[in-house]
Formats: sequence, C1' cells, structure tokens
RNA sequence: CCUCAACAUCAAGAGAGGGGCUUGCCCCCGCCAACCUGCCCACCCGGGCAAGGUGGAUCCCGCAAGGGGAUGUGGCCAGUUCGGCAACGAAGCGGGUCCAC
Repeated sequence: CCUCAACAUCAAGAGAGGGGCUUGCCCCCGCCAACCUGCCCACCCGGGCAAGGUGGAUCCCGCAAGGGGAUGUGGCCAGUUCGGCAACGAAGCGGGUCCAC
C1' cells in the first nucleotide's frame, strides 16, 4: 500500500446558498454530528469541546423478521531502520485510583 474479516452506527440533527461539468459527483462558503486522534485531570470510567481526520445534510427493499447498501475504526512528513510534525482564542466537569504534602 492492497485485499479480507471483525466491531460500531444509520434515532435525532443540519442551505429553497454559490460555482463547475461527464447529471452524478466535485469545489467554495455556511451548517450538523463525538466514529478516530487530540484537549478538558497523572491514569481509568462517565460526561464535555467541532481543534486535527473522516462523514452527513431523503439510505433502499420488506407487514415484520430480516436483507442490501453506506460511513467510521486519525492526519501529514521522512523512510533501509530508528523516527519527526500539527491539532482552538472551545470545553475547562462528576466519580474512582495513584502520587505528593
């Protein structure tokens, strides 16, 4: 890097915006949303923060069971190996543990 598998989610939420073309996608601005990373506390659990990375803005079929499909399971640089870099002016909390006094 590619492929497969596994797990989680598809409840709610969010532009009647601008542009491009190959008409289904892409780009810009705004918006929504805690999946990953990061931060909020030294660690764990819970909760929170749209900062970094994705994603979303009518998912489809079915009476249902279920099936299909989609998304996520950080990013960038370097690379033979070891490695290196950025992550908010937001949130700035509850419980437990550890440490110190």

The RNA shown here (SAM-I/IV (S-adenosyl methionine) riboswitch aptamer) has 101 nucleotides and comes from an Acetobacteraceae bacterium. Of the family's consensus pairs, 100% are formed in the model. Its mean pLDDT, the model's own confidence on a scale to 100, is 78. It matches the Rfam family "SAM-I/IV (S-adenosyl methionine) riboswitch aptamer". The family is grouped with related families in Rfam's "SAM clan". It was read from a public genome assembly, where an Rfam model found it. Taxonomically the source falls in Acetobacteraceae (Bacteria, Pseudomonadota, Alphaproteobacteria, Acetobacterales).